[in-house]
RNA sequence: CUCAUCCAGAGGAGCAGAGGGAACGGCCCUGUGAAGCUCCAGCAACCCCCCAUCAACGCUCGCUGGGAAGGUGCUAAGUCCGUCAGGCAAUUACCUGGACGAUGAG
Repeated sequence: CUCAUCCAGAGGAGCAGAGGGAACGGCCCUGUGAAGCUCCAGCAACCCCCCAUCAACGCUCGCUGGGAAGGUGCUAAGUCCGUCAGGCAAUUACCUGGACGAUGAG
C1' cells in the first nucleotide's frame, strides 16, 4: 500500500503498585488493585487442516460442510459513544455512509 472483517464470543492466579479505555471531547473502568510481566484457562476461525463439488484420473480447490493440532489475534462497555459528510430537524435526538483505529492475509 491492497483486500477482508469489526452489534457475536471468551478470565482466573502470581508479581507489581497508579493508572487505563489509540488521539481529542464525552462517558466510563480502576487500591474490592490500573498499566506492565509471567503462568494457566478460554473465545473465535483470519491463516491453517479435512472433506465435498467440478464425468474419471491428476492438479487445484468452499462467500455456503466439518475441525481446532499449529501461526496470529482476542477475553468491560457495539471499534464504549461522538469527531467528517448526507438525510430529517428549531435544537437535541435519530438514521445512513465515511474517516480514524484495530486484527488478519498478501
SAM riboswitch aptamer (S box leader) from a soil metagenome, 106 nucleotides, folded computationally. Model confidence (mean pLDDT): 80 of 100.